Context: one part of a larger RNA
Molecule: small-subunit ribosomal RNA, central domain
Organism: uncultured bacterium
RNA sequence: UUGGGCGUAAAGCGAGUGCAGGCGGCUCGAUAAGUCUGAUGUGAAAGCCUUCGGCUCAACCGGAGAAUUGCAUCAGAAACUGUCCAGCUUGACUACAGAAGAGGAGAGUGGAACUCCAUGUGUACCGGUGAAAUGCGUAUAUAUAUGGAAGAACACCGGAGGGGAAGGCGGCUCUCUGGUCUGAACUUAAAGCUGAGGCUUGAAAGCAUGGGUAGCGAACAGGAUUAGAUACCGUGGUAGUCCAUGCCGUAAACGAUGAGUGUUAAGUGUGGGGAGGUUUCCGCCUCUCAGUGGUGCAGCUAACGCAUUAAGCACUCCGCGUGGGGAGUACGGACCGCAAGGUUGAAACCC
Numbered sequence: 001u002u003g004g005g006c007g008u009a010a011a012g013c014g015a016g017u018g019c020a021g022g023c024g025g026c027u028c029g030a031u032a033a034g035u036c037u038g039a040u041g042u043g044a045a046a047g048c049c050u051u052c053g054g055c056u057c058a059a060c061c062g063g064a065g066a067a068u069u070g071c072a073u074c075a076g077a078a079a080c081u082g083u084c085c086a087g088c089u090u091g092a093c094u095a096c097a098g099a100a101g102a103g104g105a106g107a108g109u110g111g112a113a114c115u116c117c118a119u120g121u122g123u124a125c126c127g128g129u130g131a132a133a134u135g136c137g138u139a140u141a142u143a144u145a146u147g148g149a150a151g152a153a154c155a156c157c158g159g160a161g162g163g164g165a166a167g168g169c170g171g172c173u174c175u176c177u178g179g180u181c182u183g184a185a186c187u188u189a190a191a192g193c194u195g196a197g198g199c200u201u202g203a204a205a206g207c208a209u210g211g212g213u214a215g216c217g218a219a220c221a222g223g224a225u226u227a228g229a230u231a232c233c234g235u236g237g238u239a240g241u242c243c244a245u246g247c248c249g250u251a252a253a254c255g256a257u258g259a260g261u262g263u264u265a266a267g268u269g270u271g272g273g274g275a276g277g278u279u280u281c282c283g284c285c286u287c288u289c290a291g292u293g294g295u296g297c298a299g300c301u302a303a304c305g306c307a308u309u310a311a312g313c314a315c316u317c318c319g320c321g322u323g324g325g326g327a328g329u330a331c332g333g334a335c336c337g338c339a340a341g342g343u344u345g346a347a348a349c350c351c
Stems, first nucleotide, its partner, number of pairs: 005320002007304002012318001014201004021194003025088003029084003033081002035077008049065006092188001096183004103177007110154001115149007126135001162169001206247006215241002220236002223233001258317006268293003272289007299306002323351003332344001334343003
């Protein structure tokens, strides 16, 4: 590099946006760059291949042909690709009328619980465990009642329910704000899809500065357990967890399944729309759109399984893999970072 691959065997970038590039709907006309046809020239000889001949055969040698799949010029074709012109509306976008929602940001606010503080009642334990002990308590604890403070999280509703590109999102109210879906068919008229780089975003932990700190709780200390116990259990407890601003840029960032478009059985659940029929209404029935589940044909698959939300049948674009270990390591006056480290990423050697 080709072939053949990427749910679980190696392999889909964590996610989005998007410049370049690649690919791109229907119709008329033009053109002739790609494409196709023919002709001419050229494509040295030798060699290879076919055939005929010469050394007694063969190797070898000689003759003829074919081939040299290419290039240039000329003449032509016009389906397809390209380019130009003109149009179209089904892809895409916009306007209009509606729908649902823990989508995002900021501000305010509520109750339950835990802890702490004060006071009253009350007296000897409480707590904890498999059993204990460390611990707490006569400086009055635990329990109970009232009042207060502070921080964090939002029971029930709550649902293989919802919305978001992913990460992720849940008390209530207000302000600002993104997207999606449905209807009808208004506007533009291919303005589309993908997307190397780039840019943005990205759980937890961690880092920097300043706040905050109720509960929980790495580290640490004490108690147990044990042969030991740098653990599991228990009592404490600092960073952290929370807020603001700025970094970090990684996860089993998983559906271990890249994005988009078209197409291919049937029946059915659920929430959100729409249309029609029937009915006084509620409702019921039929059809339909976008989503989300469980089964299950054809087909696919090594099997498991997937199966209109494909891992089926096709097309376009990007990413990635190429035996196991060494190793996601070493190296680079590599790039990024305050650091931790991240990104890129070998070889010897062993099997």